[in-house]
């Protein structure tokens, strides 16, 4: 070089025949508790690498680019 996949909160990970991103762990609060720890409810937290294009409407198609991975020369 060329081909193929991966990328989605701090960590992990679901979600393909496009329709307001599930959940686990941690974090913060609030109950319980003599205090903590567990266990309980609650809450924040992701312009789905990036960038252009279809599209009424993209995590999701579709073209470039970057990551990491594997082939193959």
């Nucleotide at each position: 070089g060329c081909c193929u996949g991966u990328u989605u909160g701090g960590c992990c990970a679901a979600g393909u025949u496009g329709g307001c991103a599930a959940g686990g762990c941690g974090u913060c609060g609030c109950a319980c508790u003599u205090g903590u720890a567990a266990u309980g409810c609650g809450a924040a937290g992701a312009u789905c690498a990036c960038u252009a294009g279809u599209u009424c409407g993209a995590a999701u198609c579709u073209g470039g680019u970057a990551u990491c991975a594997g082939g193959c020369a």